[in-house]
Context: one part of a larger RNA
RNA sequence: GAGUGAACGCUGGCGGCAGGCCUAACACAUGCAAGUCGAGCGGCAGCGGGUCCUUCGGGAUGCCGGCGAGCGGCGGACGGGUGAGGAAUGCGUCGGAAUCUGCCUUUUUGUGGGGGAUAACGUAGGGAAACUUACGCUAAUACCGCAUACGACCUACGGGUGAAAGUGGGGGACCGCAAGGCCUCACGCAGAAAGAUGAGCCGACGUCGGAUUAGCUAGUUGGCGGGGUAAAGGCCCACCAAGGCGACGAUCCGUAGCUGGUCUGAGAGGAUGAUCAGCCACACUGGAACUGAGACACGGUCCAGACUCCUACGGGAGGCAGCAGUGGGGAAUAUUGGACAAUGGGCGCAAGCCUGAUCCAGCCAUGCCGCGUGAGUGAAGAAGGCCUUCGGGUUGUAAAGCUCUUUUGUCCGGAAAGAAAAGCUCUCGGUUAAUACCCGGGGGUUCUGACGGUACCGGAAGAAUAAGCACCGGCUAACUUCGUGCCAGCAGCCGCGGUAAUACGAAGGGUGCAAGCGUUACUC
Numbered sequence: 001g002a003g004u005g006a007a008c009g010c011u012g013g014c015g016g017c018a019g020g021c022c023u024a025a026c027a028c029a030u031g032c033a034a035g036u037c038g039a040g041c042g043g044c045a046g047c048g049g050g051u052c053c054u055u056c057g058g059g060a061u062g063c064c065g066g067c068g069a070g071c072g073g074c075g076g077a078c079g080g081g082u083g084a085g086g087a088a089u090g091c092g093u094c095g096g097a098a099u100c101u102g103c104c105u106u107u108u109u110g111u112g113g114g115g116g117a118u119a120a121c122g123u124a125g126g127g128a129a130a131c132u133u134a135c136g137c138u139a140a141u142a143c144c145g146c147a148u149a150c151g152a153c154c155u156a157c158g159g160g161u162g163a164a165a166g167u168g169g170g171g172g173a174c175c176g177c178a179a180g181g182c183c184u185c186a187c188g189c190a191g192a193a194a195g196a197u198g199a200g201c202c203g204a205c206g207u208c209g210g211a212u213u214a215g216c217u218a219g220u221u222g223g224c225g226g227g228g229u230a231a232a233g234g235c236c237c238a239c240c241a242a243g244g245c246g247a248c249g250a251u252c253c254g255u256a257g258c259u260g261g262u263c264u265g266a267g268a269g270g271a272u273g274a275u276c277a278g279c280c281a282c283a284c285u286g287g288a289a290c291u292g293a294g295a296c297a298c299g300g301u302c303c304a305g306a307c308u309c310c311u312a313c314g315g316g317a318g319g320c321a322g323c324a325g326u327g328g329g330g331a332a333u334a335u336u337g338g339a340c341a342a343u344g345g346g347c348g349c350a351a352g353c354c355u356g357a358u359c360c361a362g363c364c365a366u367g368c369c370g371c372g373u374g375a376g377u378g379a380a381g382a383a384g385g386c387c388u389u390c391g392g393g394u395u396g397u398a399a400a401g402c403u404c405u406u407u408u409g410u411c412c413g414g415a416a417a418g419a420a421a422a423g424c425u426c427u428c429g430g431u432u433a434a435u436a437c438c439c440g441g442g443g444g445u446u447c448u449g450a451c452g453g454u455a456c457c458g459g460a461a462g463a464a465u466a467a468g469c470a471c472c473g474g475c476u477a478a479c480u481u482c483g484u485g486c487c488a489g490c491a492g493c494c495g496c497g498g499u500a501a502u503a504c505g506a507a508g509g510g511u512g513c514a515a516g517c518g519u520u521a522c523u524c
Stems, first nucleotide, its partner, number of pairs: 001524004006520005013371006019364002021329001026327003030324003035074003040071002043067002047065003050061004081282003090207007099199002104195008112146001114144002121136006152161003166187006174181002208254003215245003220242004225237003257279004261272004284305005307318004335361001337360003343357001344355004374404004384395004410460005418451001423445008468513005473494003479508005489496002
């Protein structure tokens, strides 16, 4: 000199953009943060409507809109947080072969025919509660056989094994008492091939300090055979051999998330890893598996432990390192806000619902950037202050006065972009038996904004609403007077202060920065 997620002191007008627990991975009150689908299913608690009955109080009825709870599907493995652990099962770069991959895309083959249950519900219990037991009824895109097998898998090459589910819209002929069959479209379902995406595994090189850590190792190192896994492999096991690593630093100890980057520097390098992005690890502590395409799972399960809470003492409940917020720790770090309007995500045919992701608003000079605190004129060089050699000098065109302007602020009025889709309608094309339905293109139309009556624009009055902080001995830009008297004090270094202190304190003056200025801490 540059820098900071800064803090402290004094001061503080506005806006834009960013940032905001670095400490206790300490403990957490309260609310919210993951649901959705009735176009999978049986149903119907509650709400609204219809119908029926009515003693006019009301009652009955899933008939309709819909829908709590339940069965079922998909999603809760993403998104969000934190950096405890970990020096290598990590990360970075470059390669590799022995793998899996829901949803999505392309291609292809199918989607036939049956069965038995179970929740909800009803009845009867147990329990303070959490919850739970028995019996009975019922459905499915829940579950299980049978048939079939283009691919697939196994094979001793003879052969063998193994699948599915329906739902909704529309409809001319034909069948049917009707439901419907049937046809067709859409969404699904099953098998297979490929792609894309995501993930698992292996190798090489790089990746902090300590030798006041020199030897370490028994599944250890390799082989054969098995087991296990989606997959190679001592990953695991039986047997056999005696290997493997190490001064090119093994082992041990300490410290640490890694990277793109960031800061500094002419560079080389040094330091660092907040925000943003990629990867990893973790979710009260330790352990375990289940489900699933994917987890050994932050807001799932089980066990153990510590802690907190409820209890009828028998037994139960919980996990903010999600967003806010509280206590605590600390020099120190924000609102128990609004909205799903946009972007994105989950579910759904869709309408839509959910979304503390996100977008916004609030707080903080924490930083960067921009603007303002007025402009011109004005010498009687006013008054006052300070200094003085008492002549004057200086503050100083500074003020006042006069003439203007109105950024900002205040008030009044107007007023966005961010919104395009989806929906409705017309039309063309595809599909089809079809001018239904559905899908795609085009035209028209209506609706949707948290921010916010915000940005922005116009108008009104009025200099009106707005300057501080540090320093002035040398380094280092800036000097005098008074007070003090080795005292009080200053100080980054040298050093000042013991009676004329440009070094302490105050004043006048000056210098430097400026909505900031200094100090402290840390880095180059």
A computed fold for a 524-nucleotide part of an RNA from a soil metagenome, annotated as small-subunit ribosomal RNA, 5' domain. It matches the Rfam family "Bacterial small subunit ribosomal RNA".